[in-house]
Context: one part of a larger RNA
Molecule: small-subunit ribosomal RNA, central domain
Organism: hot springs metagenome
RNA sequence: UUGGGCUUAAAGCGCGCGUAGCUGGCCUAUACCGUCUUACGUGAAAUAUUGGCGCUCAACGUCAAUGCGUGCGUGAGAUACCUAUAGGCUUGGGAGCGGGUGAGGUCAGGAGUACUUAUAGGGGAGGGGUUAAAUCCUGUAAUCCUAUAAGGACUAACGGUGGCGAAGGCGCCUGACUAGAACGCAUCCGACAGUGAGGAGCGAAGGCUAGGAGAACGAAUCGGAUCAGAUACCCGAGUAGCCCUAGCAGUAAAUUAUGCAGACUCUGGUGUUGCAAGUAUCAUGAAUGCUUGCAGUACCGUAGCGUAAGUGUUAAGUCUGCCGCCUGGGGAGUACGGCCGCAAGGUUGAAACUU
Repeated sequence: UUGGGCUUAAAGCGCGCGUAGCUGGCCUAUACCGUCUUACGUGAAAUAUUGGCGCUCAACGUCAAUGCGUGCGUGAGAUACCUAUAGGCUUGGGAGCGGGUGAGGUCAGGAGUACUUAUAGGGGAGGGGUUAAAUCCUGUAAUCCUAUAAGGACUAACGGUGGCGAAGGCGCCUGACUAGAACGCAUCCGACAGUGAGGAGCGAAGGCUAGGAGAACGAAUCGGAUCAGAUACCCGAGUAGCCCUAGCAGUAAAUUAUGCAGACUCUGGUGUUGCAAGUAUCAUGAAUGCUUGCAGUACCGUAGCGUAAGUGUUAAGUCUGCCGCCUGGGGAGUACGGCCGCAAGGUUGAAACUU
C1' cells in the first nucleotide's frame, strides 16, 4: 500500500515540449468485446444452518436436506452505456484574415552621462578617509578647474502593486530576422483534444575549460583601525570573478512556498493594462470623456472552504481528467552501488542506531 493528504504542519518535479499509457464533444446506423438477463455443466472434503440418529446428557460423532463456494465454461438473448466500424455536425481545438499592442528572443550598427587613465594648460599644499583615526596619494606637483584623447562596463529621469515571456528572465536609440498572446471577423479543417511515466530541450547567481578584454566593483589576499582577541563589521589597496566568444555544468527561499487542463458558483465593488463596440463634447484629432464586452493584472470582500492565518470567479469553493509527491524527529539528502560530469559536484537514494 485501503485510506487521508500536498500555501504555512511531511508533501507540486525550476519550466515548457512530447512518446507510450490513461481520459475524452454532439447526432445516426451497424456489430455486440465489456456490461446485463437467462439455461445447462462445473464449482473436493471439512466448516455453517435446519431436521434426525449414536455415545446416560452435552461437547463430540454421524446421516440427509439446504446454504456457501462471491468463480469458470458453453449456448441463447438485450443493446441504454462503454468499445469497434461507417457516415455526418460544429460548440472544443487548429488554420486564415484585420487593425492595434508589448523591457518577448537573436544579430548588427549607433548614441549618452558618469568613471578611470593619458597628454596639454591653469594653480601651488595639502588630498583621501572615518564616530575618531591611520595605512594610502602628494614639490618627480597631488586634490581642484579647463581642453583633448583612449578604454571598458552600464543604460539615470520617463518607470508605474505598468508591460512581455513557459520558467529562468527581459529596460538607451535604430535596423534586419524571428516567436507569441489578446481583441475582432466567423472564411476553411472537422474532435484533429487534455494530461503525460520514460525521453530529449530550456534553465539566475556562483563554478569549470580554452581564447580575449579588463574602466568601475570586488570573494581570496595584504595593509590600517577597532577589540581582551578580531582570521569580522569600518578604512586603504587588490587577484579570481563580473564583460565578450565557444563549450561544460544543471542547481536556488528556481516562491504565488499554491502542478496542468476544463466546467460551474443570482455577490459583487474599486483601480489599472490591451483590444473591440456604442455614445457625448469641441480644440475635428491616430482627440478627450463616459458606458459596455472580452482578455490580463492588483486591492477589498459575500457565500463556501479552512485548525487558524487566511482564501474567496486569478479559489485554498463545487466537480471532472491526467501527472508528480508525502506517511514522526534525528541519523541524512548522508553511506554504498548505478548513471552523468574535466572537476566541483549533480541525480537516484538506504540501513544500523537513537528518540